About this RNA
A computed fold for a 72-nucleotide RNA from a Candidatus Uhrbacteria bacterium, annotated as transfer RNA. Rfam family: tRNA. It is annotated as a transfer RNA. The source organism's lineage runs through Bacteria, Bacteria candidate phyla and Candidatus Uhriibacteriota. The RNAcentral record of the sequence draws on ENA.

Parts: sequence; C1' cells; structure tokens
RNA sequence: GCCCCCGUAGCUCAACGGAUAGAGUGUAGGUUUGCGGAACCUAAGACCGUGGUUCGAUUCCACGCGGGGGCA
Repeated sequence: GCCCCCGUAGCUCAACGGAUAGAGUGUAGGUUUGCGGAACCUAAGACCGUGGUUCGAUUCCACGCGGGGGCA
C1' cells in the first nucleotide's frame, strides 16, 4: 500500500427497515437473614463519528476513526 471481517450497557451477546433498543452477568438500593451468601423485587446504564438513501436507519450505502486477519 491492497483486500476481507468486526464496532450496541462495565463485560458477553440479541434486535424481518417500523415496539419505550432487550437478555445474561456485573453495579446500586430494598425484602429476607443473627451476619453474610443464595433467592426475590426495584433502579441506573449503550447503538464509534459524519453525511446519504428512505415516510421511517442499530439495520442499507459512502467516507472517516478504532480493532482483528490475509497478501505484498
């Protein structure tokens, strides 16, 4: 330098172009308990960025950024 794949809660992953963007785990609070743990309840927490297409974009397209791999 060229090509391919990936980018969503702290972490691991979902979401036929249309739902209030969900789940597990973790975190905080509560119930329970002699104290913890476990269990149960509640809460906070995310679409890498900028444009484009569309009535409507996490999803499709382009570029950029970041990560991984291959070739040279």